[in-house]
RNA sequence: GGCGAUGUAGUGUAGUGGCCUAGCACGUAUCCCUCUCACGGAUGAGACCCGGGUUCGAUUCCCGGCUUCGCUA
Repeated sequence: GGCGAUGUAGUGUAGUGGCCUAGCACGUAUCCCUCUCACGGAUGAGACCCGGGUUCGAUUCCCGGCUUCGCUA
């Protein structure tokens, strides 16, 4: 350089056009529990890589860019 794949809370992931006000686990904050810590319980905060396009409607489909990974020279 060429080809292919990938991108969603701090981390790992679910989602295949409307049920998404985006779910789950770990982590995290406050409170309860405890002499204290741990464990456990309750409540909360926190995310769709960027820019366009299609559509009545896009996390989802298309195009470009970027990131990461793989194959190839």
The RNA shown here (transfer RNA) has 73 nucleotides and comes from Coprobacter sp. The prediction has a mean pLDDT of 82. It was read from a public genome assembly. Taxonomically the source falls in Coprobacter (Bacteria, Pseudomonadati, Bacteroidota, Bacteroidia). Rfam family: tRNA. It is annotated as a transfer RNA. Gene Ontology term of the family: triplet codon-amino acid adaptor activity.